C1' cells in the first nucleotide's frame, strides 16, 4: 500500500466483495507440559443444602451440663453432697459493628455520570491535636423463677435483679439564641474577630503492679466521608411541534444538617420551546478497551471510580450514616410447613441445582499473608482475601530429538514409459535427554503479636507460627525412549497433477465451477500456509475519500428547490481610538490509581506477568500579559448599496375601447352535378340544388407580413391599434445619505398546460364518443363527423424535460466577431464608415476546467459568502402516518424483500422499414428452361428383419459413390472362428514352403489322412520360412468433426486486411486507409501527421488468336515427274497446313480532345489483335465450434469366444406420399425414309478392332492392321429429295406381353441392349422459380474416367450459332464514408405489459387478543404528619385532687396495591383483498421502447 466484480474492449462514476487486527466467544477435526490471566454475554428465571458479621466478661446481672475425684446414704444399682469442669457452654441487659465488605445491571436520558467550580447554605460515628469537666441522686426492667394461650412460629401475667441501659437536680462557656457597642473583610443575601447583659443545654464507669491505663461529657481545629448548587459535554426517531397548574415567580409559616416550591396557604400569570421542548425509542456513565496513519467508528467484559438495585410495588424506624442484599412493617405473585385456627421465606453474597442457551468451572483447601470487624490484649469473625480444581477460552514459553547418511532402497504417486516425485526423508551409524516418568533433597512467601533472655529502656538476640505443598526448585536413574495436527492449492491468494463423477452428486467471500479430457466436486499423490493448534460462524473497526472536520459531491453518472419578495440565522468596506469574549504567548492548580505509548531500573532461568521512577494523559480552571485578526463600543470616511435630477428602449403587466383578413353559420342571387377526402378508398355532404361564385348580415376565437440565436419580464410568460393606470431596466452628468449591504431555514405571494366550481360565451380546433378505412385483430396511426375543454368573470388546484437538465451575491483570468439599447471621440455640410465606452445577447476561440462530451468574462476556469440537494439498483415518489384540497390529487416520505449490478461519456464492430457515393446476370431489357405429364436419380417420410452411414437455407437432395446382381458392404438373417482375416515379439513343439486326397457343409468350417527337407553347421544344434499351443498384443467404417491435424465448402477473386515507427488521445483507440479525382482494383495521381512495408489486386505461369525462327516423320502437298476406278499411293519436296520447341508482337507507345500541365477518360490512326484481347490456374486477414474419426493420420473413451473374423442369403433396388436434380416430350424451325458432306477432345495389346460373312437387330463368325500424328473406334444437327398436314396424331414413347443379344460362377429378387406386339400420361405447364452478355445462350452430336457388364449422372470436346442491356428507382449479394442505436451470440439482436405455477416479504381489512403508559374517578393497607377524646403510664412538678409528659386508641391530609371509564399509543393475529420481489427452458394473445423502431 490496495485487490476481484457493469464492457468485445475503455474511461469514470457506484455499489457489492475480499486480503488486516481484535474478542468474556461457540463450533467442527486434532491434543504433549507449564506459567500468567479469564470463564452465565442468555432468564433481573426459580431455587435444594451447607457457608458468607459478628465481637466484647477489662459495662451488667445471673450461670448450667455431661464427665470425674472424694466423703455420706442399704457402696448391686441408684441417691445426696463437696471439689474440679467454670465463672466455662448456652442464653440476657448494654456498647460498637452490621450503611463496610461481596453480588448485579433491572431502572435510569438524568447534575446518574465525565469534567472544572461552588456552599458566605451544610454534615461527619470511629482516628489525631488542644483546651475544659466527669458532681450528686433516683425508679425501673431483661435474663432468672412461678403461672399461662398456641400444632408451631410465638405471646400473656406475677414476681427478684445490675449497669458504661434509662431519668431529675447541680456547675458551665471560647458553644447555642436574644439584644446593645467596636473593628475587619467580602460576593448580594452576609462572613470573620473582640466586648458587655440575659437566657438554655454535660458527663459514666472500669481495670491495674497504685505509677498509671482507657472510657465518658462540652467546646474548638484536622483529616476522612457524605450532602447539597451550578458552568460544559457525551443517544436514535420531527411519520413526537407544541409543552406546563405547585407548573414560574413573589410574601409568609412549615420542613430539613443545609439552600430551595421541598410542602402548605396568598397573591401574580409566569416557565420551557426550531441552539428542538413535549412524547417516544434504546441505553448504567467514565477510567479505559478494540480499531485507525491520524481524525474518528465501536464497546463498557475482567481490574479501578460513581451511580442504581436486592422477589414487586409503597413506607418508615434505628443510627454520625440506611430510607438498609443476608433488618422491620403493609400490599401482592410465588414456594413451603400446618392440628386449618395459623405461620416462613427472598442466593443481582461463596458454592451448587433446575430451567433458558451455540455457551461459561468445585455444593474444594485455609484464615499462613493482605485487608476488615470487635476487644486493653489473647484472640475470635472474615465464601473479602490467599491458594488449589475443571475449560487450549486467551496470551506467553518449551518440547514431539540433533548429526552423518544413495545418482537416491521398499511402498505409494505421476510418465512422453527414457523417467520424474515423496527425499536426507526413511533405514543405518554416531550423539543429546529439555519435558513427561522414577527416586532422593527441598524452598522464599514470617514478620509482627506472644513468649524467653539481654537492655544504656531507644531497643537487640533466641523461640513459636504455611493454607499453597513434599509444591517450585536442585540432583541422579534409564531410553529417541511417551508427545503433530488443521486449513487450502481457478483468480483476488502462497501452492498442480491423477482417478471417479457428467448441470448429477456438490462446491461457493465475490467473480464463478460441473452438461465424459473438471489445477474450482469427490478421493489420492504432491505443495502451500500456519502449528498445539488449524479452520468455520458471529461481532467490531480497517480497508471505505463509501456521510468526505481532516477529506466528496450536483450540465449529462445520484443530486441546483419552479420563481420572487422577506423573517431568524450565517456572512459582510475603509480609517481611528477604546475593550479584551474569541485567538496567541507565560505561570498554577487540576487531569485519582491501574492501563496504552516513549525513557531508563528491577522481579520471577526468558517470555507473558510483575513491581517502583520520570515522560505523557492533547482537557478545564484560575491568573498575568499581548491587541494583528475575528467581536463589541465609539468616532469617521465614501469606494457597495440608496436617493434626487435629465435623457431613452421595451409583445414588462392591468382595465377600456376600436380594427381588417380569415374561418363558419344565416339570407339572397347566379349556377347544376357532383363535392369532399385518401396510398388508395369509404363513412359524410349533395338534385329538398351542395361543392364553386356573387351580394349582405352574424358570432366566436386568434392577430399574416413586420418577425430577427430582436426585445422585455424573476419565473412561468408576453406580439393588431388607441387611450388610460402602473412595475423594472439602461444611459449620462452633478449633488445628497453614509455600510444603509449580500444570502436566506420557516413564512408569503406568484406560478404554463391539463383539471375542479360557479355564471357566461362557444366561429375553428378537439379528449371521450359515433361511423368509415386499415388490419390475422386495430379499443390505434389515416378519413368523416363529435362533446367536455379551449374563450370571458370570480374562485380553487400547484404540478412539468416548470431545462441552459447549470441556485443567487461579489471579485479576478488572452482574444476574435455578430446584434439590441444608450453615451462619447474622429470625420463631415451632413449622413454613413472608423475608434472608445456602459448595460444585455448570440457565435467561434486561447489558458484554465472536464471521466469524456464538452464549458470557456453569460465558465462547467480562480477564489469568498449563503441557501437547496445527493449517497448502488429495484421495491417506489409506493404504503402508513401528518399537513392541504370539494374532488382529482398534491405535499413530506419509509421498510420489508430482492439484485451485483444500475448508470455516464466515449471506442470498435455489427445493424436500420437513416443518407450519400459504388459495383456484380442483382433488378431491367432479352434467349431459353424448371414448377404441370411419363420416365431417371437424390432426399425426406413411411415400411422393413435390414432397407448401413454421413450430408440439411444459400453452401445437404445425379451430394461422399469416376458407376450395390456376388465381391464392394460398412447393414440384416443364419452357419463358423478365437493370438484370429492383417502386423511384431518371446517361449515351446513340429515342419521346407507348396502341393493334393477323403468326409460333412451352402459355403465358410471342421474332422482326417497322403506327400514334402531350403541355408549354415563346431553336426550339439543355429537360422530364415510354415503350421500348431501359450502369452505380450491384434482388430472394431463402435462414440466423440463440439478434443484435433490435414484437407474441403462459403463470404468472395469481393477489395480488402494488418503492421513498424511518429503524432494524437487517461485510454479503448484513431491516424496511415479518411478527403478531391480516377480505376475491374487500398489500380494510379493530388492532397494530407504522417513517412514506410506486408498479405491481398496486378504481373510473372498455362491455353487460346496474328507473325517469325528451327525442325520435318507417322503430319503436309504448292511445284516436278511416275500412277490408280479413286486415294500424297509412289518417287520427291520443305513451300503451305499441321506438329513442337524457341521468339516477335500491345505498352494509352502515337494524334486529337477533356482533365488540376496529374492520374485517367473520349476518339482516331496503325494492328491478327486495342485499353485487363479472350480463358484457365491462383482465393488476404479471418467467418460460419460449416463438413469430414466410414479417405488418411490422431487424444479421449469403449468392445475384446465380440461392436472382432469369415462365409451363404437378403437388403442398401421396398412404396399411400412430399421435394430436388435431370431426361424425353407435347411436334410442322417438326416426324419419317431414302441420298449426301464436314470435326475435335481422347482411348487402345487381359485392348481398339478394318475388309469380308451370318442375323430384321442388339450381336455372331472371324481376323488385317495398331503397343499408335502410322492402324481402329468416327459423328449428328446441316444438305438434297420424298411422304405426313395439325390429328393425342406416321407427335410421344411410358407400360406392358412374347422373343432375343452381350457380360459374368450367376442377371429371381436386381444389368444392359435389340426385335415384334402394346401404345399410358402428356396439346407448353398455377403461386412461384432458375441460368446466361459471346463463339455467349441456345441447339447437335463425339470421347474419356469407373467399369466383367452397366451414364439420360459426371469430365471433357468440337458442329451449327442468336437476341437484349433504355438505365441504377426497386428486389438480392458486396464496398467506402457518414448517422441513429438500449444491439456486441452482434435484428433470426435486444426488449414490454398481461396471464397460468410456485415461493417470499409486505400494505388495507369486519374484527380479535396481548402489552406499556397517561387521564378522570372509587376503594384506600402500612406508614410520617396534624389533630383529637374517654381509658392508661415507674422516675418530674404539686396545694396530693392533679399537672406536665409518654403510650396505646380514635380521626384528618397524602397515599401502594386492586377497581371502574372513556380515548390515545406498540404489538400479534385474521376470512378476503391489493399491488411487490423472485424463479434456465409454462401457456395464450400481442409488439410498447432501442434505427426515422417502421405513427420520433
Nucleotide at each position: 500500500a490496495g485487490a476481484g466484480u457493469u464492457u468485445g474492449a475503455u474511461c469514470c462514476u457506484g455499489g457489492c466483495u475480499c486480503a488486516g487486527a481484535a474478542c468474556g466467544a461457540a463450533c467442527g477435526c486434532u491434543g504433549g507440559c507449564g506459567g500468567c490471566g479469564c470463564g452465565c454475554u442468555u432468564c433481573a428465571u426459580a431455587c435444594a443444602u451447607g457457608c458468607a458479621a459478628g465481637u466484647c466478661g477489662a459495662g451488667c446481672g445471673a450461670g448450667a451440663a455431661a464427665u470425674u475425684u472424694c466423703c455420706c446414704g442399704c457402696u448391686u444399682g441408684c441417691g445426696g453432697g463437696a471439689g474440679a469442669g467454670a465463672g466455662u457452654a448456652a442464653a440476657g441487659c448494654g456498647g460498637c459493628g452490621a450503611a463496610c465488605g461481596g453480588g448485579u445491571g433491572c431502572g435510569u436520558a438524568a447534575c446518574a455520570c465525565g469534567u472544572g467550580g461552588g456552599c458566605a447554605a451544610u454534615u461527619u460515628g470511629c482516628c489525631c491535636c488542644u483546651c475544659g469537666g466527669u458532681u450528686u441522686g433516683g425508679g425501673a426492667u431483661a435474663a432468672g423463677u412461678c403461672u399461662u394461650c398456641g400444632a408451631a412460629a410465638g405471646g400473656g401475667g406475677g414476681u427478684c435483679u445490675a449497669a458504661u441501659a434509662c431519668c431529675g437536680a447541680a456547675u458551665a462557656a471560647c458553644a447555642u439564641c436574644u439584644u446593645c457597642a467596636g473593628g475587619c473583610g467580602g460576593c448580594a443575601u452576609c462572613g470573620c474577630c473582640c466586648g458587655a447583659a440575659g437566657a438554655u443545654c454535660a458527663a459514666a464507669g472500669a481495670c491495674u503492679u497504685c505509677g498509671g491505663u482507657u472510657g465518658c461529657c462540652g467546646a474548638g481545629g484536622g483529616a476522612u466521608g457524605a450532602g447539597c448548587c451550578c458552568g460544559c459535554g457525551g443517544u436514535c426517531c420531527a411519520u413526537u411541534a407544541g409543552c406546563u397548574u405547585g407548573u414560574u415567580g413573589g410574601u409568609g409559616a412549615g420542613g430539613u444538617a443545609a439552600c430551595g416550591g421541598c410542602u402548605c396557604a396568598c397573591c401574580a400569570a409566569g416557565g420551557c420551546u426550531g441552539c428542538g421542548a413535549u412524547g417516544g425509542a434504546u441505553a448504567g456513565c467514565c477510567g479505559a478497551c478494540c480499531u485507525g496513519a491520524g481524525a474518528g467508528g465501536g464497546u463498557g467484559g475482567c481490574c479501578g471510580g460513581c451511580c442504581a438495585c436486592a422477589c414487586u410495588g409503597g413506607g418508615a424506624c434505628u443510627g454520625a450514616g440506611a430510607u438498609a442484599c443476608g433488618g422491620c412493617c403493609c400490599a401482592g405473585a410465588c414456594u413451603c410447613c400446618u392440628a386449618c385456627g395459623g405461620g416462613a421465606g427472598g442466593c443481582a453474597g461463596c458454592a451448587g441445582u433446575a430451567g433458558g442457551g451455540a455457551a461459561u468451572a468445585u455444593u474444594g483447601c485455609g484464615c499462613a499473608a493482605u485487608g476488615g470487624g470487635c476487644g486493653a490484649a489473647a484472640g475470635c469473625c472474615u465464601g473479602a482475601c490467599g491458594c488449589a480444581g475443571c475449560g487450549a477460552c486467551g496470551c506467553c514459553g518449551c518440547g514431539u530429538g540433533g548429526a552423518u547418511g544413495a545418482u537416491g532402497a521398499c511402498g505409494c504417486c505421476c510418465u512422453u514409459c527414457g523417467g520424474g516425485g515423496u527425499g536426507u526423508a526413511a533405514a543405518a551409524u554416531c550423539c543429546u535427554u529439555u519435558c513427561a516418568g522414577u527416586g532422593g533433597g527441598g524452598a522464599c512467601g514470617a514478620a509482627c503479636c506472644g513468649g524467653u533472655u539481654c537492655u544504656u529502656c531507644g531497643g537487640a538476640g533466641c523461640c513459636c507460627u504455611g493454607a499453597c505443598g513434599g509444591u517450585a526448585c536442585c540432583c541422579a536413574c534409564a531410553g529417541a525412549a511417551g508427545a503433530a495436527g488443521c486449513a487450502c492449492c481457478g483468480g483476488c491468494u502462497a501452492a498442480c497433477u491423477c482417478c471417479g463423477u457428467g448441470c448429477c452428486a456438490g462446491c461457493a467471500g465475490c467473480c464463478g465451477c460441473g452438461g465424459u479430457a473438471a489445477u474450482a466436486c469427490g478421493g489420492a499423490g504432491g505443495g502451500u500456509g500456519c502449528g498445539g493448534g488449524c479452520g468455520u460462524u458471529g461481532u467490531u473497526c480497517g480497508g471505505a475519500u463509501u456521510u468526505a472536520c481532516u477529506g466528496g459531491g450536483c450540465g449529462u453518472a445520484a443530486a441546483g428547490g419552479g420563481u420572487g419578495c422577506g423573517u431568524a440565522g450565517g456572512c459582510g468596506g475603509g480609517u481611528u481610538g477604546g475593550c479584551a469574549g474569541g485567538u496567541c504567548g507565560g505561570a498554577u492548580g487540576u487531569g485519582a490509581a491501574a492501563a496504552c505509548c516513549c525513557c531508563a531500573c528491577g522481579g520471577c532461568u526468558u517470555a507473558a506477568c510483575c513491581g517502583g521512577g520520570g515522560g505523557c494523559c492533547u482537557g478545564c480552571a484560575u491568573u498575568c500579559g499581548a491587541a494583528a485578526c475575528c467581536g463589541c463600543c465609539a468616532a469617521u470616511c465614501u469606494u457597495g448599496a440608496g436617493u434626487a435630477c435629465g435623457g431613452g428602449a421595451g409583445a414588462g403587466g392591468a382595465a377600456a375601447g376600436c380594427g381588417g383578413a380569415a374561418u363558419u353559420c344565416c339570407u339572397g342571387g347566379u349556377g347544376u352535378a357532383g363535392c369532399g377526402g385518401u396510398g388508395a378508398a369509404a363513412u359524410g355532404c349533395g338534385u329538398a340544388g351542395a361543392u364553386a361564385u356573387c351580394a349582405g348580415g352574424a358570432a366566436g376565437a386568434a392577430c399574416a407580413c413586420c418577425g430577427g440565436u430582436g426585445g422585455c419580464g424573476a419565473a412561468g410568460g408576453c406580439g393588431g391599434c388607441u387611450u388610460u393606470c402602473u412595475g423594472g431596466c439602461c444611459c449620462g452628468a452633478u449633488a445628497c445619505u453614509g455600510a444603509c449591504g449580500c444570502u436566506c431555514a420557516g413564512g408569503c405571494a406568484c406560478g404554463a398546460a391539463g383539471g375542479c366550481u360557479a355564471g357566461g360565451g362557444g366561429a375553428g380546433c378537439a379528449a371521450a364518443c359515433a361511423g368509415g378505412a386499415u388490419u390475422a385483430g386495430a379499443u390505434a396511426c389515416c378519413c368523416u363527423g363529435g362533446u367536455a375543454g379551449u374563450c370571458c368573470u370570480a374562485g380553487c388546484g400547484g404540478u412539468a424535460a416548470a431545462c441552459g437538465a447549470u441556485g443567487g451575491g461579489c471579485a479576478c483570468u488572452a482574444g476574435g466577431u455578430g446584434u439590441u439599447g444608450g453615451g462619447g471621440g474622429u470625420a463631415u455640410c451632413g449622413a454613413c464608415c472608423c475608434c472608445c465606452u456602459c448595460a444585455g445577447u448570440g457565435c467561434c476561440g486561447c489558458a484554465g476546467c472536464u471521466a469524456a462530451c464538452g464549458c470557456a468574462a453569460u465558465a462547467a476556469g480562480u477564489g469568498c459568502c449563503c441557501c437547496g440537494c445527493c449517497u448502488g439498483g429495484g421495491g417506489a415518489g409506493u404504503a402508513c402516518g401528518g399537513u392541504c384540497g370539494c374532488a382529482a390529487g398534491a405535499u413530506u416520505g419509509a421498510a420489508a424483500c430482492u439484485c451485483a449490478a444500475a448508470g455516464g461519456a466515449a471506442u470498435u464492430g455489427a445493424c436500420g422499414g437513416g443518407g450519400g457515393c459504388c459495383c456484380g446476370c442483382a433488378c431491367a431489357a432479352g434467349c431459353g428452361g424448371u414448377g404441370g405429364a411419363g420416365u431417371a436419380u437424390g432426399u425426406g417420410g413411411u415400411u422393413c428383419a435390414a432397407u448401413u452411414c454421413g450430408a440439411c437455407a444459400c453452401a445437404a437432395c445425379g451430394c461422399g459413390a469416376a458407376g450395390a446382381a456376388c465381391c464392394u458392404u460398412a447393414c440384416c438373417u443364419g452357419g463358423g472362428u478365437u493370438u484370429g482375416a492383417c502386423a511384431u515379439g518371446c517361449a515351446c513343439g513340429g515342419g521346407a514352403c507348396c502341393g493334393c486326397c477323403u468326409g460333412u457343409g451352402a459355403a465358410a468350417g471342421c474332422a482326417g489322412g497322403c506327400u514334402u527337407u531350403c541355408u549354415c553347421u563346431u553336426c550339439g544344434g543355429a537360422g530364415a520360412c510354415c503350421c500348431g499351443u501359450g502369452u505380450g498384443c491384434a482388430g472394431g467404417u463402435g462414440c466423440u468433426g463440439c478434443a484435433u491435424g490435414g484437407c474441403u465448402g462459403u463470404c468472395g477473386u469481393c477489395a480488402g486486411c494488418u503492421c513498424g515507427u511518429g503524432c494524437c488521445g487517461u485510454g479503448a483507440g484513431g491516424u496511415g486507409u479518411u478527403g478531391g479525382g480516377u480505376u475491374a482494383a487500398g489500380u494510379c495521381c493530388c492532397g494530407c501527421a504522417a513517412c514506410g512495408a506486408g498479405c491481398g489486386c496486378a504481373a510473372c505461369c498455362u491455353c487460346u488468336g496474328u507473325c517469325c525462327c528451327u525442325a520435318g516423320u507417322u503430319g503436309c502437298c504448292a511445284u516436278c515427274a511416275g500412277g490408280u476406278u479413286a486415294a500424297g499411293c509412289u518417287g520427291g519436296g520443305a513451300a503451305c497446313u499441321c506438329u513442337a520447341g524457341g521468339g516477335a508482337g500491345a505498352c494509352u507507345g502515337c494524334c486529337c480532345c477533356g482533365g488540376u500541365c496529374a492520374a485517367c477518360g473520349g476518339g482516331g490512326a496503325g494492328g491478327a489483335a486495342g485499353g485487363u484481347g479472350g480463358a484457365g490456374a491462383u482465393g488476404a486477414c479471418g467467418u460460419c465450434a460449416a463438413g469430414u474419426c466410414c479417405u488418411c493420420a490422431u487424444g479421449g473413451u469403449c468392445c475384446u469366444u465380440a461392436c472382432a473374423u469369415c462365409c451363404a442369403g437378403g437388403g442398401c433396388u421396398a412404396c399411400a406420399c412430399a421435394c430436388g436434380u435431370a431426361c424425353u416430350a407435347c411436334a410442322a424451325u417438326g416426324g419419317c425414309c431414302g441420298g449426301u458432306a464436314c470435326a475435335g477432345c481422347a482411348g487402345g495389346u487381359c485392348g481398339c478392332a478394318a475388309u469380308a460373312u451370318c442375323g430384321c437387330a442388339a450381336g455372331g463368325u472371324g481376323g488385317a492392321g495398331c503397343u499408335a500424328a502410322u492402324c481402329c473406334c468416327c459423328a449428328a444437327a446441316g444438305c438434297c429429295g420424298g411422304c405426313c398436314u395439325c390429328a393425342g396424331u406416321u407427335c410421344g414413347g411410358a407400360u406392358u406381353g412374347g422373343a432375343g443379344u452381350c457380360u459374368g460362377c450367376a442377371a429371381c429378387u436386381c444389368g444392359a441392349c435389340u426385335c415384334c406386339a402394346u401404345g399410358a400420361a402428356g396439346u407448353c405447364g398455377g403461386a412461384a422459380u432458375c441460368g446466361c452478355u459471346a463463339g455467349u445462350a441456345a441447339u447437335c452430336g463425339c470421347g474419356g474416367a469407373u467399369c466383367a457388364g452397366c451414364a439420360g449422372g459426371c469430365c471433357g470436346c468440337g458442329g451449327u450459332g442468336a437476341a437484349u442491356a433504355c438505365g441504377u428507382u426497386c428486389c438480392c449479394g458486396g464496398g467506402c464514408c457518414u448517422u441513429g442505436u438500449a444491439c456486441a451470440c452482434a435484428c433470426c439482436g435486444c426488449c414490454c405489459g398481461u396471464c397460468a405455477a410456485g415461493c417470499c416479504a409486505u400494505g388495507g381489512g369486519a374484527g380479535u387478543u396481548g402489552g406499556g403508559g397517561g387521564u378522570a374517578c372509587c376503594c384506600g393497607a402500612a406508614g410520617u404528619c396534624a389533630c383529637c377524646u374517654g381509658u392508661c403510664u415507674a422516675a418530674c412538678c404539686u396545694u396530693c385532687g392533679g399537672g406536665a409528659a409518654g403510650c396505646a386508641g380514635g380521626u384528618g391530609c397524602c397515599g401502594a396495591a386492586g377497581g371502574u371509564a372513556a380515548a390515545a399509543c406498540c404489538a400479534a393475529u385474521g376470512a378476503c383483498u391489493g399491488g411487490g420481489g423472485c424463479u434456465a427452458a409454462g401457456u395464450a394473445a400481442g409488439u410498447a421502447a432501442c434505427a426515422a423502431g417502421g405513427u420520433a